[in-house]
A computed fold for a 137-nucleotide RNA from an Anaerolineales bacterium, annotated as SAM riboswitch aptamer (S box leader). It was read from a public genome assembly, where an Rfam model found it. The prediction has a mean pLDDT of 80. Lineage of the source: Bacteria > Bacillati > Chloroflexota > Anaerolineae > Anaerolineales.
RNA sequence: CUCUUAUCCAGAGAGGCGGAGGGACCGGCCCUGCGAUGCCUCGACAACCGACUUUAGUUUCGUAGUUGAAACCAUGCAGACCACAAAACUAAACCACGGUGCCAAUUCCGGCAGACGGAUGUUCUGGGAGAUGAGAG
Numbered sequence: 001c002u003c004u005u006a007u008c009c010a011g012a013g014a015g016g017c018g019g020a021g022g023g024a025c026c027g028g029c030c031c032u033g034c035g036a037u038g039c040c041u042c043g044a045c046a047a048c049c050g051a052c053u054u055u056a057g058u059u060u061c062g063u064a065g066u067u068g069a070a071a072c073c074a075u076g077c078a079g080a081c082c083a084c085a086a087a088a089c090u091a092a093a094c095c096a097c098g099g100u101g102c103c104a105a106u107u108c109c110g111g112c113a114g115a116c117g118g119a120u121g122u123u124c125u126g127g128g129a130g131a132u133g134a135g136a137g
Stems, first nucleotide, its partner, number of pairs: 001137008013042005021031003025111004043103001045101001048099003053093008062084002065081003107129001112126004
């Protein structure tokens, strides 16, 4: 950088550096010398991925038991059921240890299409674009 997939109306800021633009793009509307954007430190938020713990379910294996075909006539070996233990997987809960992410405004709102509507507008639905995680190239 490209592809696949999930989420995006919840949540959470102080200090220092620095000195002009920033909110991805376009339009709007905002933030900003009462110092933004950015960088660093600390703190917080959240729970996507991994790890740990608990519970439930499924499967497999092992052990013990019950039943038990064929064969046999005293051995319990196919199969079935049940109990316990272990492993794997799935789901839920918990946690915040590790990897990310995030801490103005719903992704700030719209952009394209459809529905409602006489129409501007507004509202709703879907899409596009974007952001982030996980996986792949």